The prediction has a mean pLDDT of 87. The part of an RNA shown here (small-subunit ribosomal RNA, central domain) has 353 nucleotides and comes from a Candidatus Aenigmatarchaeota archaeon. Its Rfam family is "Archaeal small subunit ribosomal RNA". The sequence was found in a public genome assembly.
[in-house]
Context: one part of a larger RNA
C1' cells in the first nucleotide's frame, strides 16, 4: 500500500454554520476537454522469448517477435461526464393561511416552604441518632399566634408528552425575537449535499471583576463509629451555588449509532395539522377513518460472534467528511498554538510485553 472496518472488541470530531474541494434533477442544442475508435511518429541499449551461427545449458553476435502500461500528432464518434446556451419542476428556497409548543432574550407580577427579625402567649427542654455525643437552651430556646425582612426555587398539572443544532429549556403575564410541521399549489428555477481549513454555540466545576447571600455544602473544625476511619452518620460552616460583564471549551456532551438521499412486510400506541364522515349541551367540544410530520413499543426478511437492530435501521444502495490499526508506556514528553490561571488541543519516541 490493496483492502477490512467505526452501537458493546480500536474506531462517529460535543453540536451547528460554511470557504475551498468532491458529489449532482428533467428535456433539447453546440462543442469535441474527459472517454472510445483508427492511422502515424517516439517510447535507448541491456534484460525476456523463438530461430540461426560461432566445438557451446549458461557466454558472444545476428535476424524476428515482445515489453516500454507511456506520450506527441493527424482523422472520427458522441451513449455518459464535462464546457456554454435555451428550456422545465419534482429537489431546494420564498409567498400566504390557522393552528401547536418548558425554544431564546429582556421587563413586570405571583405563591409555598425555608431562614432571620420584631411584638405577644408558653415556661423546660430542644435537636440529632441504629444508639449517642459535639450543637442550641433561664440573656427564655424548641412550639403557638401576628407583622416585617431576605435570597433561593417553582410542587401539583407532568405524560417512555413537547420544543431546540447540541448544550439544554417547567409558576404567571407583556413585549421582541427564532425555528419546526400540516395545508394552498401563488412565485423563483437546480438556486443543491457534504464539508479538509475557518467561525460560531457549547452542561457541572473553575477563573476575574463588581454585587448578592435564606437554603444547601467540596475543603475545614468538631461529635460519633472503628484495629485505625485523612470516610459512610451526627453538629457546625467557608468558596461555591444566584445577578452582571468577561474567561475557560471540557463530559458516560450517549442513541456509546456523522449528515443528506433513494428503495425495502406489518401491527399497536401517542403528540401535531389537514381532509371527509358520525354525534352534541354548538366550545378552540366529542369520536371514528386517512394523508402527512414527529416520538415510542412489538415484530417479518434481512443483517449481526451474539446481545440485538429492524420504515427513527445496526436491512440494500449513493454522496461527502471524520476516524480506527494490540495492551502498557501515553492523552504523557517535547515544541506549536490558546488560556489571567487551571488547563485545553494538536500529539510522539525509547522501553516492556
Nucleotide at each position: 500500500u490493496u483492502g477490512g472496518g467505526c452501537c458493546u472488541a480500536a474506531a462517529g470530531c460535543g453540536u451547528c454554520c460554511g470557504u475551498a474541494g468532491c458529489c449532482g434533477g428533467u428535456c433539447u442544442g453546440a462543442c469535441a476537454a474527459g472517454u472510445c475508435u483508427u492511422c502515424g511518429g517516439u517510447g535507448a541499449a541491456a534484460u525476456u522469448c523463438a530461430c540461426u551461427a560461432g566445438u557451446a545449458g549458461a557466454c558472444u553476435a545476428g535476424u524476428g517477435a515482445g515489453c516500454u502500461u507511456g506520450u506527441c500528432g493527424g482523422a472520427g464518434a458522441u451513449a455518459c461526464u464535462g464546457u456554454c446556451a435555451g428550456a422545465c419542476u419534482u429537489g431546494g428556497g420564498a409567498c400566504c393561511g390557522g393552528g401547536a409548543g418548558a425554544g431564546g432574550g429582556u421587563a413586570g407580577g405571583g405563591g409555598u416552604a425555608c431562614u432571620c427579625c420584631u411584638a405577644g402567649g408558653g415556661g423546660a427542654g430542644g435537636g440529632g441518632u441504629a444508639a449517642a455525643a459535639u450543637c442550641c437552651u433561664a440573656u427564655a430556646a424548641u412550639c403557638c399566634u401576628a407583622g416585617g425582612g431576605g435570597g433561593a426555587c417553582c410542587a401539583c398539572c407532568g405524560g417512555u408528552g413537547g420544543c431546540g443544532a447540541a448544550g439544554g429549556c417547567g409558576c404567571c403575564u407583556a413585549c421582541c425575537u427564532a425555528g419546526a410541521a400540516c395545508g394552498g399549489u401563488u412565485c423563483c428555477g437546480a438556486c443543491g449535499g457534504u464539508g479538509a481549513g475557518g467561525a460560531a454555540c457549547g452542561a457541572a466545576a473553575g477563573c476575574u471583576a463588581g454585587g448578592g447571600g435564606a437554603g444547601c455544602g467540596a475543603u475545614c473544625g468538631g461529635g460519633a463509629u472503628u484495629a485505625g476511619a485523612u470516610a459512610c452518620c451526627c453538629c457546625g460552616g467557608u468558596a461555591g451555588u444566584c445577578c452582571u460583564a468577561g474567561c475557560c471549551g471540557u463530559a458516560a456532551a450517549c442513541g456509546a449509532u456523522g449528515c443528506c438521499c433513494g428503495c425495502u412486510u406489518g401491527g399497536u400506541g401517542u403528540u401535531g395539522c389537514a381532509a371527509u364522515c358520525u354525534u352534541c349541551u354548538c366550545g378552540u367540544g366529542a369520536g371514528a377513518u386517512u394523508g402527512c410530520a414527529g416520538u415510542g413499543c412489538c415484530g417479518g426478511a434481512a443483517u449481526g460472534u451474539a446481545g440485538a437492530u429492524g420504515u427513527u435501521a445496526a436491512g440494500c444502495g449513493g454522496g461527502c467528511c471524520g476516524c480506527c490499526u494490540g495492551g502498557g508506556g501515553a492523552g504523557u514528553a517535547c515544541g506549536g498554538c490558546c488560556g489571567c490561571a487551571a488547563g485545553g488541543u494538536u500529539g510522539a519516541a525509547a522501553c516492556u510485553u